[in-house]
RNA sequence: GCGUAGCUCAGUCUGGCUAGAGCACUGGUCUCCAAAACCAGCGGUCGGGGGUUCGAAUCCCUCCGCU
Numbered sequence: 001g002c003g004u005a006g007c008u009c010a011g012u013c014u015g016g017c018u019a020g021a022g023c024a025c026u027g028g029u030c031u032c033c034a035a036a037a038c039c040a041g042c043g044g045u046c047g048g049g050g051g052u053u054c055g056a057a058u059c060c061c062u063c064c065g066c067u
Stems, first nucleotide, its partner, number of pairs: 001066003006023004016054001025041005047063005
């Protein structure tokens, strides 16, 4: 310094709709079949625990893991 979806990450600085994107995966349209394209769907107790607050992925403490 980093830890958020199966993977790669955004969001944290300035707390606030309901936590998002791409890829992957599943189904459909299309096709002789497949791919591509398009449509739809599937997805997370935000590393664990505690604290502050009306409200925490976001602030504070601690622990764990990686560099």

Overview:
A computed fold for a 67-nucleotide RNA from a marine eukaryotic metagenome, annotated as transfer RNA. Its Rfam family is "tRNA". By type it is a transfer RNA.